RNA sequence: UACUUAUCAAGAAAGGUGGAGGGAAUUGGCCCAAUGAUACCUUAGCAACCCUCUUAUAUGAGAAGGUGCUGCAUCCAACCCCAUUAUGGGAAAGAUAAGUC
Numbered sequence: 001u002a003c004u005u006a007u008c009a010a011g012a013a014a015g016g017u018g019g020a021g022g023g024a025a026u027u028g029g030c031c032c033a034a035u036g037a038u039a040c041c042u043u044a045g046c047a048a049c050c051c052u053c054u055u056a057u058a059u060g061a062g063a064a065g066g067u068g069c070u071g072c073a074u075c076c077a078a079c080c081c082c083a084u085u086a087u088g089g090g091a092a093a094g095a096u097a098a099g100u101c
Base pairs, nucleotide, nucleotide: 002100003099004098005097006096007095008094013043014042015041016040017039021032022031023030026078027077028076029075044070045069046068049066050065051062052061053060074093079090080089081088
């Protein structure tokens, strides 16, 4: 990098650095941002995929370790279905985990 499977409306912020755009990409919308966002670092936390424990099992318990995550539904829509109403159902794309080559 590619493929397979699972999940994605729950949950969890302070400090420091830095200084302009940012919320993946395109379009539209809606938001965040000099009262300093996004990003990076530290600490803290969330969750429970791997993991640990319970003789064994898991739809049980846990959180030492490997990841991940800590504005907004993956921020919303786009394509298809349903049919005018909505937190609708799918797909695509994307993200994360585990595995395979």